About this RNA
A computed fold for a 72-nucleotide RNA from a Patescibacteria group bacterium, annotated as transfer RNA. Model confidence (mean pLDDT): 83 of 100. The sequence is in RNAcentral, with records from ENA. It matches the Rfam family "tRNA". Rfam describes the family as follows. Transfer RNA (tRNA) molecules are approximately 80 nucleotides in length. The family's RNA type in Rfam is transfer RNA.

RNA sequence: GGGCCAAUAGCUCAGCGGCAGAGCGCUACUUUCGCAUAGUAGAGGUCGUGGGUCCAAUUCCCACUUGGUCCA
Numbered sequence: 001g002g003g004c005c006a007a008u009a010g011c012u013c014a015g016c017g018g019c020a021g022a023g024c025g026c027u028a029c030u031u032u033c034g035c036a037u038a039g040u041a042g043a044g045g046u047c048g049u050g051g052g053u054c055c056a057a058u059u060c061c062c063a064c065u066u067g068g069u070c071c072a
Stems, first nucleotide, its partner, number of pairs: 001071007010024004018055001026042005048064005
């Protein structure tokens, strides 16, 4: 320098045009003499950045940034 892949909650990830979700974690409550386990409820997100297409974009297209990987 070039090719490919990824970027979504604190962490690991799903979702691939029509209301943004799970597990773990966090908070409160129930249960216990207490802790753990279990159960119930809740908080937490400009979906990496900027444009384009579309009635509508996390999703499709382009550029950029960051990380990974391969080639040289």